RNA sequence: AACUUAUAAAGAAAGGUGGAGGGAAAAGGCCCUGCGAAACCUUAGCAACCGUUCCGAUAUUUCGGAAAAAGGUGCUAAAUCCUUCUCGUUUUGAUUUCAUUCAAAUGGGAAAUAUAAGUU
Numbered sequence: 001a002a003c004u005u006a007u008a009a010a011g012a013a014a015g016g017u018g019g020a021g022g023g024a025a026a027a028g029g030c031c032c033u034g035c036g037a038a039a040c041c042u043u044a045g046c047a048a049c050c051g052u053u054c055c056g057a058u059a060u061u062u063c064g065g066a067a068a069a070a071g072g073u074g075c076u077a078a079a080u081c082c083u084u085c086u087c088g089u090u091u092u093g094a095u096u097u098c099a100u101u102c103a104a105a106u107g108g109g110a111a112a113u114a115u116a117a118g119u120u
Base pairs, nucleotide, nucleotide: 001120002119003118004117005116006115007114008113013043014042015041016040017039021032022031023030026084027083028082029081044076045075046074049072050071052067053066054065055064056063057062080112085109086108087107088106089105090104092103093102094101
């Protein structure tokens, strides 16, 4: 880097350095930010993917459940901040040639992204 699988409305911040941007990318919104952005460092915390321990099942190497948080990652503004592509539902509004179309709200899916684990 590519692919596969799982998860993504929960949760968890202080200090130091730094000095103007940041919220993945493009667009549109909406936000954060000199009461100090990004980035880095320290400490603290959250969670429980891997790993660990225990229990159960089973095709015997997988599956399910529980516990702990000293290990490997990750994370600590806002739903992955929201929308975009597609399918449906509802109501309201607009349009109307009464067929419909558009907008709004709402639900599902896809794509993209992030993280973990595995494979190459």
About this RNA
This is a predicted structure of a 120-nucleotide RNA (SAM riboswitch aptamer (S box leader)) from a Crocinitomicaceae bacterium. It was read from a public genome assembly, where an Rfam model found it. The prediction has a mean pLDDT of 79.